[in-house]
RNA sequence: CUCCGGGCUUCGUGCAACGGACGGCUGUGAACCCCGCCAGGUCCGGAAGGAAGCAACGGUAACGGUUUAAUUCGUGUGCCGCGGAUCACCCGGGGUCU
Numbered sequence: 001c002u003c004c005g006g007g008c009u010u011c012g013u014g015c016a017a018c019g020g021a022c023g024g025c026u027g028u029g030a031a032c033c034c035c036g037c038c039a040g041g042u043c044c045g046g047a048a049g050g051a052a053g054c055a056a057c058g059g060u061a062a063c064g065g066u067u068u069a070a071u072u073c074g075u076g077u078g079c080c081g082c083g084g085a086u087c088a089c090c091c092g093g094g095g096u097c098u
Base pairs, nucleotide, nucleotide: 001095002094003093004092005091006090007089009085010084011083012082013081014080015078016077017075018074019073020072021071023067024066025065026064027063028062034059035058036057042051043050044049
């Protein structure tokens, strides 16, 4: 001086971790402008019956708490696996020259 391998650095990809979303469980739950069912009462009717429908009850939308099997999103959290890049720097090995 040069070649090869590795490290540092960097790109892609996979996996894991962490966080979120979705999901499960649970609480509250749109007093009327959500649904169902509608006691009482109201209305129509001579009657039989019918109509609308408050409260209550059940459920839904929505908002919380908690949790995780799978799915999904994100982050240099890992510098873990694989493939690639790498001016310079560091380590190892080889070759050549002086």
Model confidence (mean pLDDT): 75 of 100.
The RNA shown here (Bacterial small signal recognition particle RNA) has 98 nucleotides and comes from a Bryobacterales bacterium.
It matches the Rfam family "Bacterial small signal recognition particle RNA". It is annotated as a non-coding RNA gene. Its family is annotated with signal recognition particle, plasma membrane targeting and SRP-dependent cotranslational protein targeting to membrane, signal sequence recognition in the Gene Ontology. Rfam describes the family as follows. The signal recognition particle (SRP) is a universally conserved ribonucleoprotein involved in the co-translational targeting of proteins to membranes. The literature on the family includes a 2003 paper in Nucleic Acids Res by Rosenblad et al., "SRPDB: Signal Recognition Particle Database".
Lineage of the source: Bacteria > Pseudomonadati > Acidobacteriota > Terriglobia > Bryobacterales.